[in-house]
RNA sequence: UUCCGAUAAAGGCAAACCCGUCGCGAGGCGGGGACGCAAAGCCAAGGAUCAGGCCGACGGCCUGACAGCCCGGCUACCGAA
Repeated sequence: UUCCGAUAAAGGCAAACCCGUCGCGAGGCGGGGACGCAAAGCCAAGGAUCAGGCCGACGGCCUGACAGCCCGGCUACCGAA
């Protein structure tokens, strides 16, 4: 340094649900709350899914959402085997 990931240490994040708020919506943000997470840190380029709209329309296109679905890119704490 790379792979790897302990019943290690120190810290970190936060699903469902509830409250507030923004959005037509999927959902976002803040607070509470912890199911989980070794990238559950960041990035919508590809696929999946979801929402809104359009189109002679059993599908396709556009615009969005989602990074805690998969793949990929970038970066990072600790150090037993």